[in-house]
Notes:
Large-subunit ribosomal RNA, domain I from a Clostridiales bacterium, 541 nucleotides, folded computationally. The coordinates come from a structure-prediction model, not an experiment, and the mean pLDDT is 84.
Context: one part of a larger RNA
RNA sequence: AGCGCAGGGCGGAUGCCUUGGCACUGGGCGCCGAUGAAGGACGCGAUAAGCUGCGAAAAGCUGCGGGGAGGAGCACAUAUCCGCUGAUCCGCAGAUGUCCGAAUGGGGCAACCCGCAUGAGCAGACCUCAUGCACCGCAGACUGAAUCCAUAGGUCUGUGGAGGGAACCUCCUGAACUGAAACAUCUAAGUAGGGAGAGGAAAAGAAAACAAACGUGAUUCCGUCAGUAGCGGCGAGCGAACGCGGAAGAGCCUAAACCGGCUGGCUUGCCAGCCGGGGUUACGGACUGCAAAGAGAAUCCGAAGCGAACCGGAACGGUUUUGGGAAAGCCGGCCGGAGAGGGUGAAAGCCCCGUAAGGGAAAGCGGAAGGGUUCGGGCAGGAUCCAGAGUACCACGAGACACGGGAAACCUUGUGGGAAGUCGGGGGGACCACCCCCCAAGGCUAAAUACGACCCAGUGACCGAUAGCGGACAGUACCGUGAGGGAAAGGUGAAAAGUACCCCGGGAGGGGAGUGAAAGAGAACCUGAAACCCUGUGUUU
Numbered sequence: 001a002g003c004g005c006a007g008g009g010c011g012g013a014u015g016c017c018u019u020g021g022c023a024c025u026g027g028g029c030g031c032c033g034a035u036g037a038a039g040g041a042c043g044c045g046a047u048a049a050g051c052u053g054c055g056a057a058a059a060g061c062u063g064c065g066g067g068g069a070g071g072a073g074c075a076c077a078u079a080u081c082c083g084c085u086g087a088u089c090c091g092c093a094g095a096u097g098u099c100c101g102a103a104u105g106g107g108g109c110a111a112c113c114c115g116c117a118u119g120a121g122c123a124g125a126c127c128u129c130a131u132g133c134a135c136c137g138c139a140g141a142c143u144g145a146a147u148c149c150a151u152a153g154g155u156c157u158g159u160g161g162a163g164g165g166a167a168c169c170u171c172c173u174g175a176a177c178u179g180a181a182a183c184a185u186c187u188a189a190g191u192a193g194g195g196a197g198a199g200g201a202a203a204a205g206a207a208a209a210c211a212a213a214c215g216u217g218a219u220u221c222c223g224u225c226a227g228u229a230g231c232g233g234c235g236a237g238c239g240a241a242c243g244c245g246g247a248a249g250a251g252c253c254u255a256a257a258c259c260g261g262c263u264g265g266c267u268u269g270c271c272a273g274c275c276g277g278g279g280u281u282a283c284g285g286a287c288u289g290c291a292a293a294g295a296g297a298a299u300c301c302g303a304a305g306c307g308a309a310c311c312g313g314a315a316c317g318g319u320u321u322u323g324g325g326a327a328a329g330c331c332g333g334c335c336g337g338a339g340a341g342g343g344u345g346a347a348a349g350c351c352c353c354g355u356a357a358g359g360g361a362a363a364g365c366g367g368a369a370g371g372g373u374u375c376g377g378g379c380a381g382g383a384u385c386c387a388g389a390g391u392a393c394c395a396c397g398a399g400a401c402a403c404g405g406g407a408a409a410c411c412u413u414g415u416g417g418g419a420a421g422u423c424g425g426g427g428g429g430a431c432c433a434c435c436c437c438c439c440a441a442g443g444c445u446a447a448a449u450a451c452g453a454c455c456c457a458g459u460g461a462c463c464g465a466u467a468g469c470g471g472a473c474a475g476u477a478c479c480g481u482g483a484g485g486g487a488a489a490g491g492u493g494a495a496a497a498g499u500a501c502c503c504c505g506g507g508a509g510g511g512g513a514g515u516g517a518a519a520g521a522g523a524a525c526c527u528g529a530a531a532c533c534c535u536g537u538g539u540u541u
Stems, first nucleotide, its partner, number of pairs: 001540009015526001016491002020463002022460007029452002031164002039100003042055003046078002050074002061094006070082003105114003115133007135161009168199001169197005179186001183233001209216002220247005230238002251444003254388001258277009282422001284386003287381004296375006305365002310359002316332004321328001333350002335339001341353003393417007403429001424439005478485002498525001501512004
């Protein structure tokens, strides 16, 4: 030195465990903000570095409700206190709430600096405290240039906006990789990305719609129609609608004609604007007559109900079996509207927490009957009037429609042209006729639908510490000027009973002793594999 055996060290695999995660289901709830948000900085404790909580009233203050013996958070120490005259704790509602941050008196290198006015604390300056003082939109009042009236502008008052938010939503803008086995039309895709805005949903929505000779009757969503009809370098690919079955269900308001009022203008009998009435449809309305007292809708009040902490809640003993320990074994019982689950020294329906049933305030949600308010009706006539204009429509250029210019309608519109007026107008996939459907150029509208930051309940042929979120410990440590990047790291024991005391040692560490079932569980702490290292021994050279 090799090989083998034995015993150790190092190491942290494996097994077991779980406080954490992942995915999904159901329900709730769904915006916050100048009454200063989201997010932070700095403070607040007897002692206090971190986390948590809170804000100079600072691990807290007040009221109400719950609860009932302990309590002063994580946090295991000492001290000092509090509590049945009800603390701690839990729920609901309030008070306080420094500084920064939209940040808003001005400034600024966020958490800092500097003001003005008024009032208060004392007597006037100083000091302290309180309140107000940004900008923009809208409305009103006042004021008011060049410039006569006027207007612009200015001042004040009132009111709103500003910023944030996980995804969902609408609008604007808008790629490329890729696929086409290359690539340009095409695709990817109106996706990703960027911007604006809104809400608990958003958008859409009450037929100038579909249909087809029968009919339907706003929108949205699901299933089907159907990978059909079509579109397509007819390549790759893209891909409907009608109809049918469901979820939900709701319809309204204006403009105009006409009537009245007010204001303004001037060409003095007209025009315009505003307000009120009227009216809203496609066999309408105004208008002229007739008759009548209207189904119902919205909103406010409003009983039940839903709402918290929490209350309540059955039933077991024995054992000189084992063991450190009984919940295990054995023996004998019991409850069950409760044998879900967790804990307890091991394996418990009956020991503990719970579980089933039942109960539980104000605020808040909710809204029956009924009541108040507002809105809201019918018939006839057919002379006259009205029924949304740079619109419809056409041309050119685009976009969007499943539809790539196509036979290409329908929808949107950049440029140009540019109607009709109910004997009117649009559509039914070029276009024309017949026929049928509908009434554009104003607006609002719940539900069925989407999503999940947040709350509650629950589930898993999901993970079990190199897994599962990056994170069981953290957006921490650390890295970066910065945007940003971003870890590792869980387990003593049933209970600290965490080894008094003695010995060696400077200590570290160890030997006794003691605790414990176990210390080969001693904090470098459950189990403790391998690599690697060491010691002893056998053997070989």
The full RNA is in RNAcentral, with records from ENA. The organism belongs to Eubacteriales, within Bacteria.